[in-house]
Molecule: transfer RNA
Organism: Chloroflexota bacterium
RNA sequence: GCGGGUGUCGCCAAGUGGUAAGGCAACUGCCUUCCAAGCAGUGAUGCGUGGGUUCGAAUCCCAUCACCCGCU
Numbered sequence: 001g002c003g004g005g006u007g008u009c010g011c012c013a014a015g016u017g018g019u020a021a022g023g024c025a026a027c028u029g030c031c032u033u034c035c036a037a038g039c040a041g042u043g044a045u046g047c048g049u050g051g052g053u054u055c056g057a058a059u060c061c062c063a064u065c066a067c068c069c070g071c072u
Stems, first nucleotide, its partner, number of pairs: 001071007010024003018055001026042005048064005
């Protein structure tokens, strides 16, 4: 330098154009003498960034950033 892959809440992770699942953690409440466990609830800028297409984009296109893999 060229090609490919990945990027979604604190962590893991689903989601192939129509309001972004779930688990763990955290926080609040209930329960308990207390703790743990259990139960209920909480995230209004979590889709790397900037553009484009579209009535509508995490999803399609372009560029770009970070990391990973391969080639030279």